[in-house]
RNA sequence: GCCUGGGUGGCGGAAUUGGUAUACGCGACGGACUUAAAAUCCGUUGGUCUUACGACCUUGGGGGUUCGAGUCCCCCCCUAGGCA
Repeated sequence: GCCUGGGUGGCGGAAUUGGUAUACGCGACGGACUUAAAAUCCGUUGGUCUUACGACCUUGGGGGUUCGAGUCCCCCCCUAGGCA
C1' cells in the first nucleotide's frame, strides 16, 4: 500500500428486510431472608435538565439518502486478521 471483519449504556453483548435503540447477562443501587453475612429471591438501573410530570440527547467522528438510519452510501479515526 491493497483486501476482509469489528467499534452500541460502567463491562460483555443482542437488535432478522431500514420501522419502540440498548433485549439478555455481569456490575451497581434499594428491599426481602439472616443474630450478622454469603448465597438466593423481588424491584430499579443509558445521559442531561426537572420537585415531579415530562422534555431533549445518545450506536467511534463528520456528511449524505429517506417519512424514518445502529442498519444503506461517501470521507476520516481506532482496532483485529490476511496479502504484498